Predicted 3D model of a 73-nucleotide RNA (transfer RNA) from a Candidatus Helarchaeota archaeon. Its mean pLDDT, the model's own confidence on a scale to 100, is 81. It matches the Rfam family "tRNA". Its family is annotated with triplet codon-amino acid adaptor activity in the Gene Ontology. Rfam classes the family as a transfer RNA. Taxonomically the source falls in Candidatus Helarchaeota (Archaea, Promethearchaeati).

RNA sequence: GGGCUCGUGAUCUAGCUGGUAUGAUGCCGGCCUCACACGCCGGAAAUCCGGAGUUCAAAUCUCCGCGGGCCCA
Numbered sequence: 001g002g003g004c005u006c007g008u009g010a011u012c013u014a015g016c017u018g019g020u021a022u023g024a025u026g027c028c029g030g031c032c033u034c035a036c037a038c039g040c041c042g043g044a045a046a047u048c049c050g051g052a053g054u055u056c057a058a059a060u061c062u063c064c065g066c067g068g069g070c071c072c073a
Base pairs, nucleotide, nucleotide: 001072002071003070004069005068006067007066010025011024012023019056027043028042029041030040031039049065050064051063052062053061
């Protein structure tokens, strides 16, 4: 220098070339217990790496960047 691939709550993760983001762990509150743990119920938390474009509508499609991984030179 070239190619491929990945980037989504604190962490891991689902999300069909398009219709407003899923689950688990963790966190907070309640129930239970003498108490803790386990269990049960409820809740908060991601404008999806950044910007631009296309579209009525973008995590998703296109382009330019940034970062991680792999391969080639």